[in-house]
RNA sequence: CGAGCCGGCCGGGCGGUCGCGGCAUCAAGCAAUUGGUGUCGAGGAAGGUCCGGGCUCCACAGGGCAAGGUGGUGGGUAACACCCACCCGAGGAAACUCGCGGGACAGUGCCACAGAAAACAGACCGCUGAUCUUUGAUCAGUAAGGGUGAAACGGUGGUGUAAGAGACCACCAGCACUUGAGGUGACUCAAGUGGCUCGGUAAACCCCACUUGGAGCUAGAUCAAAAGGUUUGAGUGUUCGCACUCAAACUGCGCAAACACUUGAGGGCGGCCCGCCCAAGUUUGCGGGUAGAUCGCACGAGCGUGUCAGCAAUGGCGCGCCCAGAUGGAUGGCCGCACAUCGGAACCACCGCAAGGUGACCGAAGACAGAACCCGGCCUACAGGCCGACUCGUCCG
Repeated sequence: CGAGCCGGCCGGGCGGUCGCGGCAUCAAGCAAUUGGUGUCGAGGAAGGUCCGGGCUCCACAGGGCAAGGUGGUGGGUAACACCCACCCGAGGAAACUCGCGGGACAGUGCCACAGAAAACAGACCGCUGAUCUUUGAUCAGUAAGGGUGAAACGGUGGUGUAAGAGACCACCAGCACUUGAGGUGACUCAAGUGGCUCGGUAAACCCCACUUGGAGCUAGAUCAAAAGGUUUGAGUGUUCGCACUCAAACUGCGCAAACACUUGAGGGCGGCCCGCCCAAGUUUGCGGGUAGAUCGCACGAGCGUGUCAGCAAUGGCGCGCCCAGAUGGAUGGCCGCACAUCGGAACCACCGCAAGGUGACCGAAGACAGAACCCGGCCUACAGGCCGACUCGUCCG
C1' cells in the first nucleotide's frame, strides 16, 4: 500500500425569526384564563411483535393426563430460544463464519429414478468348475474386478483357493471394552484387547432430559355521575290509610325465563380428570343510564466515570447526575451561512515535461425513520463518515 474479516462510534452544525408540550415560579383576574421568567423535551433502531421479565388482577393453590418450549459443557443474568468462554463437527489458505449440536441396538416410517440389490438388501456383465446337442446352453460356486447411483456389508499389501472372500495374516481407519494422563465438564491424548465392521434419515413420527397457570395499561385503583330503591329526620297536606317536598346515610337500573338456595346453582381466566377452596344467588335474552376527572405515568434489574475481581460476559465498591410523559396526541415552519458527499464544458490560480491533480466557481444535496406502562434481548432498515484489533499478499528500511 492492497485485499479480507471482526468490533465500536457519529448520523447533521451555526445564526436569525415566528410557533409548541411538561414542571416550577411571578403578575393580573371572582373564575375560566392571559402574560412573563427559568428549566427540561424522541431512537440506534422508537420499527417487527419473535422471546424473556418487572408490574396489575384472578388466587396465599395439590396431583395426573394431554399439549407446548428448549436440547454439547461450564459460567453470566431478574429471566430467556439471549450473552461469554470452551468442546465437537462443517466451510475457508487464514483471521473467522456457521450449527433445530441428546438418542438410529425401544418401535414405526421413508431413501424417487437408475440398479441384480437400498438393510440380516443381491447377481446384470464378469471369474471358476461340471455336464451336454459345443464359436453356445444348463447347473453349481463367487462377490475380489466392471457397471448403476447421493449412498452398495472398511482400505492397502499378502497367504490361500478351482476361482474368490477378513476365510486367515501384517499395517491403518472406524467401533466397543479396559487402563493411565489432562480437564469443573463436554471432551482430548496414549497404550492394550477384541469381534473383524449388517447404511442414511429424528428441521420424519417417536424416545430421553429439563421446563411451562392465565389475562393484560382497554391491566388495575379511587372519586364523581346515573334511572331507581331502603332507612332516619324535618316540613306541608290529610278522607288519619297515607301522599308530597327537602336533607343525610346505605344500596346500586327495569322486564322475562331457567337452575339453585348448603341434598351446593355458579365460580376458581389454555384443554380434560380427580381432589381441594370460595359461595347465596347465578346464568341467558331484550331494553335503559354513564363513557367524565385523578392516579397508574417514570428514581429505574437507571446513566456516566474511576477502581478491584474475572480470559470474558458480568459483578462489587467509591464519586457524580436526574435525562419526555402526551391523550387527536408536543420538540416544528421559514430564511441565511458554512461543512461532509457527488457531478461539471470552458476560463482563472498552484504543482507537474506531460498525462493529470488540487483550489476557486456552478449545480445537486444530508440516510433509516416518531415514544404512549417499563426493562433485557433477537431480527429487519440505514445516504455519508470516523476509529480500533486481527489475517493474508506485495514493497521499503

Background
Predicted 3D model of a 397-nucleotide RNA (Bacterial RNase P class A) from an uncultured Actinomycetes bacterium. Its mean pLDDT, the model's own confidence on a scale to 100, is 77. Its Rfam family is "Bacterial RNase P class A". The family's RNA type in Rfam is ribozyme.